RNAcentral holds the sequence, with entries from Rfam. A computed fold for a 95-nucleotide RNA from Kocuria sp. WRN011, annotated as SAM riboswitch aptamer (S box leader). Lineage of the source: Bacteria > Bacillati > Actinomycetota > Micrococcales > Kocuria.
[in-house]
RNA sequence: UUCCCAUCCGGAGCGGCCGAGAGACCUGGCUCGUUGACGUCGCAGCAACCGGUACCCGUGCGGUGCAAGGUGCUAAUGCCAGGAGACGAUGGAGU
Numbered sequence: 001u002u003c004c005c006a007u008c009c010g011g012a013g014c015g016g017c018c019g020a021g022a023g024a025c026c027u028g029g030c031u032c033g034u035u036g037a038c039g040u041c042g043c044a045g046c047a048a049c050c051g052g053u054a055c056c057c058g059u060g061c062g063g064u065g066c067a068a069g070g071u072g073c074u075a076a077u078g079c080c081a082g083g084a085g086a087c088g089a090u091g092g093a094g095u
Stems, first nucleotide, its partner, number of pairs: 001094001004092005013043005021032003025083005044074003049070002052066005057060001078087001
């Protein structure tokens, strides 16, 4: 990172710092927030996309389990409805 693939109604919070907005964008709702949200750092946890590993069979881009690696995530279905077409997020793959 224009293109390609998969997923997005499940799951998982405490503390330090900061200080007024935040929930991607537009409209309308709704919600969170000075009892400190959002953000950030630390620790903890969740998950199982990649990688690893054990087992199983019908042996295939197969299934089930584990969780010490790389990411990711830890209010509400991507908060809801409509819109926008280059909508967004995460992972993989490619360059």